[in-house]
RNA sequence: CGUCCUGUAGCUCAGCUGGUUAGAGCAUCACUCUUAUAAAGUGGGGGUCCCGGGUUCAAAUCCCGGCAGGACGACCA
Numbered sequence: 001c002g003u004c005c006u007g008u009a010g011c012u013c014a015g016c017u018g019g020u021u022a023g024a025g026c027a028u029c030a031c032u033c034u035u036a037u038a039a040a041g042u043g044g045g046g047g048u049c050c051c052g053g054g055u056u057c058a059a060a061u062c063c064c065g066g067c068a069g070g071a072c073g074a075c076c077a
Stems, first nucleotide, its partner, number of pairs: 001073007010026004019057001028044005050066005
């Protein structure tokens, strides 16, 4: 320097053929159960979908630019 992949909840990720309200597991909080704890069960909270712009009636999803991380390749005195 080039090509490709990834970026969504505190963590690991799904969703990427554009359209239902943005989800799952774990974690966290409350409650039930228990003498108590754990386990189990029920419920709740938590997100500018990395950033900016564009297309569209409508974008997490498509396009462009950037940022961060990773893989491979090239160059190198």
A computed fold for a 77-nucleotide RNA from Candidatus Komeilibacteria bacterium RIFOXYC1_FULL_37_11, annotated as transfer RNA.
The coordinates come from a structure-prediction model, not an experiment, and the mean pLDDT is 81.
It matches the Rfam family "tRNA". It is annotated as a transfer RNA.